[in-house]
Large-subunit ribosomal RNA, domain IV from a marine metagenome, 336 nucleotides, folded computationally.
Context: one part of a larger RNA
RNA sequence: CCCUCGUUAAGGAACUCGGCAAUCUAACCCCGUAACUUCGGAAUAAGGGGUGCCCCGAUUAUGUCGGGGUGACAUUAAAUUAGCCCAAGCAACUGUUUAACAAAAACAUAGGUCUCUGCUAAAGCGUAAGCUGAAAUAUAGAGGCCGAUACCUGCCCAGUGCUGGAAGGUUAAGGGGAGAAGUCAUUCCGAGCAAUCGGGAGAAGCCUUGAACUGAAGCCCCAGUGAACGGCGGCCGUAACUAUAACGGUCCUAAGGUAGCGAAGUCCCUUGUCGGGUAAGUUCCGACCCGCACGAAUGGUGUAAUGACUUGGGCGCUGUCUCAACGAGGGGCUCG
Numbered sequence: 001c002c003c004u005c006g007u008u009a010a011g012g013a014a015c016u017c018g019g020c021a022a023u024c025u026a027a028c029c030c031c032g033u034a035a036c037u038u039c040g041g042a043a044u045a046a047g048g049g050g051u052g053c054c055c056c057g058a059u060u061a062u063g064u065c066g067g068g069g070u071g072a073c074a075u076u077a078a079a080u081u082a083g084c085c086c087a088a089g090c091a092a093c094u095g096u097u098u099a100a101c102a103a104a105a106a107c108a109u110a111g112g113u114c115u116c117u118g119c120u121a122a123a124g125c126g127u128a129a130g131c132u133g134a135a136a137u138a139u140a141g142a143g144g145c146c147g148a149u150a151c152c153u154g155c156c157c158a159g160u161g162c163u164g165g166a167a168g169g170u171u172a173a174g175g176g177g178a179g180a181a182g183u184c185a186u187u188c189c190g191a192g193c194a195a196u197c198g199g200g201a202g203a204a205g206c207c208u209u210g211a212a213c214u215g216a217a218g219c220c221c222c223a224g225u226g227a228a229c230g231g232c233g234g235c236c237g238u239a240a241c242u243a244u245a246a247c248g249g250u251c252c253u254a255a256g257g258u259a260g261c262g263a264a265g266u267c268c269c270u271u272g273u274c275g276g277g278u279a280a281g282u283u284c285c286g287a288c289c290c291g292c293a294c295g296a297a298u299g300g301u302g303u304a305a306u307g308a309c310u311u312g313g314g315c316g317c318u319g320u321c322u323c324a325a326c327g328a329g330g331g332g333c334u335c336g
Stems, first nucleotide, its partner, number of pairs: 001331008010322002014320001019317001027051005036041001038148001052070008083315007090307002095107002111146007123132003150301003154232003159229002161225005168220003174214002179209002182206002186201006233251005260294001261291001272288005
């Protein structure tokens, strides 16, 4: 010097990002117990008293109760045993998770809703056979989203998706075969005494192609559909102080954000402004609304209970600190 542990005057969070860590608290019995609430809870809420030993009394009695006395004592040797309260955020809850830096507000959940599926089901695995689904049958099974409960869930179908439709347009293979190229019997022209050679035309057949026309789904098209992907305006003017604009005008749009909430875990400006708490508060709580850039199952707003969650405050308590000291055990280092 380091590690682990013990004790500490006065103060008591002044420490620090933050009470991190360590104290405090703790058992049993009695009394007592608020807001709020889904009436179950909250609750061991909170808070207060008692406990040893001795004597006396009550009681049949181990015991229990009452009274009095007594330095201390629920613990008596050791070990073990909640700190509490208030306000807010998030998630309903118990549960699950990054084995070895994250336990959470993330995942799951009961519950809500949408879509598909009539059974050889849909969906999934497999090249297939086949298997799961299910020895089930729509109060079932599969998939998506939301996530207890309460009150609710507005407008837009123009685009994309999905579902339905079928008149017309487009349209594959196939059908169809007009026509075209090649080959060729034959024939014409030229050269040659001839055999033959060169050039042109060219039927049928063969071969290579091939237009019109016909031709399903799909797409175009026509509808529907948002708890489908998604989206939910701008400018100007106006009231007898000023300010503001219930009101009006105009442009654009598929439609222009409803209820509720709002400087929010979302607010850049920003430590917004006002109020509360403090002597002093960029955090916190309550409001306001100018929402850079909330908003309704990518759910909105509340909510009792729950939480090793997050934020702020208070009481108690303490070596966290003012400010350090001493002690115990272990290790390191130095000297011998």
Record summary: Model confidence (mean pLDDT): 84 of 100.